[in-house]
The RNA shown here (transfer RNA) has 72 nucleotides and comes from Candidatus Psyllophila symbiotica.
């Protein structure tokens, strides 16, 4: 310098261009218990960053960060 891969909640994951963005663990309340664990019910949180294309982009394209691997 040059190809390639990746990047969504605090962590780990799903999402065939049209979901209210999916689950668990976690954290928080409540219920349960004499009390803690344990179960159980709700709530919180998230699409790297900037630009196209499209009625519509997590999803397609460009560029940049970051990171991973290859070559030189």
């Nucleotide at each position: 310098g040059c190809g390639g891969g990746u990047a969504u909640a605090g962590u780990a994951u799903a999402a065939a261009g049209g979901a209210u963005a999916u689950u668990a663990c976690a954290u928080u309340a409540g219920c349960c218990u004499u009390c803690c664990a344990a179960g159980u019910u709700a709530a919180u949180g998230a699409u790297a960053u900037g630009g196209g294309u499209u009625c519509a982009a997590u999803u397609c394209c460009c560029a940049u960060u970051a990171u991973c691997c290859g070559c030189u």

Its Rfam family is "tRNA". By type it is a transfer RNA.
The RNAcentral record of the sequence draws on ENA.